[in-house]
Context: one part of a larger RNA
Molecule: large-subunit ribosomal RNA, domain II
Organism: Chlorella sorokiniana
RNA sequence: GUCAGCGAGUAAAUUUAUGAAGCAAGCCUAAGCUCUUAAGUGGAGGCGGAGUAAAAGCGAGCUUGAAAUGAGCUAAAAAAACAAAAAAAAGUUUCAUAAAUUUGACCCGAAACCAAGCGAUCUAGUCAUGAGCAGGUUGAAAAAAUGAUAAUACGUUUUGGAGGACCGAACCCACAUCUGUGGCAAUAGAUGGGGAUGACUUGUGACUAUGGGGUGAAAAGCCAAUCGAGCUUGGAAAUAGCUGGUUUUCUGCGAAAUCUAUUGAGGUAGAGCGUAUAGCUUUUCUUGAAAGUAAAAAGGAGGUAGAGCACUCGCUGGGUGAUGGUGGCCCAAAGCCUUACUGAUCCCAUGGAAACUCCGAAUACCUUUUUAUAAGCUAUACAGACAGACUAGAGGCGCUAAGGUCUCUAGUCAAGAGGGAAACAACCCAGAUCGAACGCUAAGGUUCUAAAGCGAUUUCUGAGUGGUAAAGGAAGUUAGUAAGCUAAGACAACCAGGAGGUAGGCUUGGAAGCAGCCAUCCUUUUAAGAAAGCGUAAUAGCUCACUGGUCUAUGUUUACUAGCACCUAAAAUGUAUCGGAGCUCAAGAUAUUCACCGAAGCGGCGAUUUUAAAUGGUCUCUUUAUCUUUUUUUGUAAAAAAAGAGGAGAAAAAAAACCAUUUAAAAGGUAGCAGAACGUUCUGUAAAUCGCAGAAGCUUUAUUGAAAAAUAAAGUUGAGAUAUCAGAAGUGAGAAUGCUGAC
Numbered sequence: 001g002u003c004a005g006c007g008a009g010u011a012a013a014u015u016u017a018u019g020a021a022g023c024a025a026g027c028c029u030a031a032g033c034u035c036u037u038a039a040g041u042g043g044a045g046g047c048g049g050a051g052u053a054a055a056a057g058c059g060a061g062c063u064u065g066a067a068a069u070g071a072g073c074u075a076a077a078a079a080a081a082c083a084a085a086a087a088a089a090a091g092u093u094u095c096a097u098a099a100a101u102u103u104g105a106c107c108c109g110a111a112a113c114c115a116a117g118c119g120a121u122c123u124a125g126u127c128a129u130g131a132g133c134a135g136g137u138u139g140a141a142a143a144a145a146u147g148a149u150a151a152u153a154c155g156u157u158u159u160g161g162a163g164g165a166c167c168g169a170a171c172c173c174a175c176a177u178c179u180g181u182g183g184c185a186a187u188a189g190a191u192g193g194g195g196a197u198g199a200c201u202u203g204u205g206a207c208u209a210u211g212g213g214g215u216g217a218a219a220a221g222c223c224a225a226u227c228g229a230g231c232u233u234g235g236a237a238a239u240a241g242c243u244g245g246u247u248u249u250c251u252g253c254g255a256a257a258u259c260u261a262u263u264g265a266g267g268u269a270g271a272g273c274g275u276a277u278a279g280c281u282u283u284u285c286u287u288g289a290a291a292g293u294a295a296a297a298a299g300g301a302g303g304u305a306g307a308g309c310a311c312u313c314g315c316u317g318g319g320u321g322a323u324g325g326u327g328g329c330c331c332a333a334a335g336c337c338u339u340a341c342u343g344a345u346c347c348c349a350u351g352g353a354a355a356c357u358c359c360g361a362a363u364a365c366c367u368u369u370u371u372a373u374a375a376g377c378u379a380u381a382c383a384g385a386c387a388g389a390c391u392a393g394a395g396g397c398g399c400u401a402a403g404g405u406c407u408c409u410a411g412u413c414a415a416g417a418g419g420g421a422a423a424c425a426a427c428c429c430a431g432a433u434c435g436a437a438c439g440c441u442a443a444g445g446u447u448c449u450a451a452a453g454c455g456a457u458u459u460c461u462g463a464g465u466g467g468u469a470a471a472g473g474a475a476g477u478u479a480g481u482a483a484g485c486u487a488a489g490a491c492a493a494c495c496a497g498g499a500g501g502u503a504g505g506c507u508u509g510g511a512a513g514c515a516g517c518c519a520u521c522c523u524u525u526u527a528a529g530a531a532a533g534c535g536u537a538a539u540a541g542c543u544c545a546c547u548g549g550u551c552u553a554u555g556u557u558u559a560c561u562a563g564c565a566c567c568u569a570a571a572a573u574g575u576a577u578c579g580g581a582g583c584u585c586a587a588g589a590u591a592u593u594c595a596c597c598g599a600a601g602c603g604g605c606g607a608u609u610u611u612a613a614a615u616g617g618u619c620u621c622u623u624u625a626u627c628u629u630u631u632u633u634u635g636u637a638a639a640a641a642a643a644g645a646g647g648a649g650a651a652a653a654a655a656a657a658c659c660a661u662u663u664a665a666a667a668g669g670u671a672g673c674a675g676a677a678c679g680u681u682c683u684g685u686a687a688a689u690c691g692c693a694g695a696a697g698c699u700u701u702a703u704u705g706a707a708a709a710a711u712a713a714a715g716u717u718g719a720g721a722u723a724u725c726a727g728a729a730g731u732g733a734g735a736a737u738g739c740u741g742a743c
Stems, first nucleotide, its partner, number of pairs: 001743006011103013026047003032041003051058002061073004106245002109242001113235006124208009133198001135167003138163001142159006171195003175192005211227001213223003248677006258271005273384001274382008292373009306359001307357002312353002316349004324341001325339001327337003388413010418429003433607003438603003444597003447581003453594001455593003459589002466583001472567002476564010493550005499523003504518003529544001532543003608667011626648009678732001680729005688722003697716008
C1' cells in the first nucleotide's frame, strides 16, 4: 500500500415543547408489600383548581404608603344555535420524538498533576577488603671523601634515589580528521592524540532514592539505552474554547461571516439572518395595537455633489498708504521735507477649503392616498453563523502604491452548474427536476483550427498598426478651415547683376560692410543693407538680402482643426503582449445594414415529485327524526305523560382522512431545519409457512423500482430459513498519520 473484519449522538435521572392515548375540575401514584413477567395493593406525596407581597399575611383581590380616583401584578365576558362545526374553555398521567442540564455523554488524541510502591547488577559519590602499572631517562634532600677557611661558608668527586618529574607499552581516557549513518555497533572502526607512582586504574562486597529525593572537582550531569524531576500501578475514559474523524436513500425550504457584550478577539451569549408548527393581518369585519413588496401621485425634513467668497482660515496682483525705519534741515527736542525700506486698514481684480457657507441639486429617507402583486407579522420549538472574498461606485489611511487596509451602497462567489472572456471562485450572459438525433435566442461570434458570412454598402490605415505605454518630436497620410503670392508668370531650380559717394565717423599698430563705440544718410539704378553669414594681420575673395531673364503651374506659401498611422519603446530556456495557423486583393479600423451560429436561458414533446384549487369517489365516527325492550312514578283500568337504563336506525348535513382526474405554479444549493422511506440483528405473529424433490451462505446473469434496494434463474454448497404487521436496537464506513489480521 491493497483486501477483509472492527470502528463514533448511547444509557439513566430531571425539565420543556410537540404528537398519540387514558381520565378530566380533576389527574397520578412513589417506596414498600403480595405476587411472579402479569397484575393487585399502597394516597405518603406531586401537579392543577387564585392571586398578590421580600415576607408575616391578606385574599377576588394583593402590594406600595400616613394616604390614593395613582402605580405594579391578577380573576371575573357576550352573542348565536335544533344540533354539529367554528370561537371560548383545562388539566393531569403514560408512551414516542426533539432539545437542555448532570454524569466519560459523539469517537480518538496531550504535555502534565496527585497517591502508593519498585529500583545504585548501568551510572555518581562513599566505606571495607584485595589487585595492577614492560622498559628507558632525569638525578632533589641527605650522607661520605676531599679541597678550602682562623672557624663557618663555599667548591669538587662519589654514594644516594626524591618527584600529582620526563620518554614510552600494558591499562585508563576520548582532543582532531575520515569512514560508518535501516552501521560491525541504539555511539563503533581507522589514523594520529592525552595520562601512564597517582586527586592513578581496577575486582569483589556494602551504603546513599518517602524522586522535589539521592549523588554531583557543577555539565541541570548521573540515578538500568528513560532525567529542568526515574520507573510501575492507581486516581482515570484527567482536562483539551484545539486538530482529525463521524457509516443507507430520496423530498421541501435554506442561511451567516453583521451589531452589542465579554480576562473578549480562531470561544461564547442576546439581537439580526434560516427551518418547522400554530395563529393572525390586508377588505367588510375586528376591543385595541403592530404589520410586506413594486409603481404612480401628493406632502415633508435636510446641507451632500456642485457652486460661491457674504462669515472663518489661507493665497496672488494693483491702488491707497497709518505705524515703524533711512536720509536732510549744524546738534538735541519739536516740526517740515525725502524714500528701489516696512507695510496695517480700506478699495479694485484673481481665487483655495473634510473640520468655510450668501446658496444648493439628483438620488436616498419619512408620511398619506391609489393601483398591482403575493407576501408579511406574532407565539412556540430547533438551529447554524459572528475568519468572508472580489468587482463597480462614494470616501478615510497609504505613495489618488498593493491581489493593501477600514466604512458605506449594489452585484457575484461563498452555497451556482451551463455559454463567453485561449486557459481563468468574485468579469459578461444566464439561475441546472428528469429524458431526447426538436425549435428560437443572450453574451459572444461567422477564412482554417471550430458551429455559423474569405456577406453588402461608405471611408480610413501600410504601421502586421490592429495584436502593450507617456511627456515630447516629425514635409507620414486623409478630410477640412483661414489668410497670402500667382499666366501683368508665382514657389523651386538654372543664367546674370548685387553698384557709386566711401576705407562713413571714432577707436586702433591695423579696423577698408563684417573686433568694438556712434550714426545708419545720399546718389546711380530693373535692383543692390554704411550690410545677414563665411573669410583676411588688414585688404582681397565667396555667398545672402534685393533685382532682371529662362522655364512653366488649378500651382505655391503659412497657420490651425479633426481621423488613422510613425519615433520615443532595452532582459534574462524559445517566437512569447492576435490562443495558433495565417490575414494588407483584411480575416485590421470607421459608419450603416441583412443573414446565420450560439447556453442546462425561452418554447414544443414526453415523464416524476411537491403545493394549491376544482370536480368526483371511498371509508370511518358523531348527532338527530323514528321504531322498539325494560324498570320506576302518577293513574281504578285502558290510554297517556314524565324520568332512567339498553337495542336498532333512513334520508340529509358537517368535519377530517384517503384515492382518482383536471388545471395552475414550483422543483441549483454548503452550514442547517423539516418530512418520507430502504436495508441489517433480535422478539412477537410462528406448534404457522418454505426446506435434502436442496435452507442459509458464496459466484454470475437477467428483470423491476426515482433511490436506498427487491425479485428470479443458473452454478456451488449441504440444514436450516422466514412472509406480513408490529416492537426493540451493540443498525449501514472510504477517509480518523484509525485498530487487528492476511498478502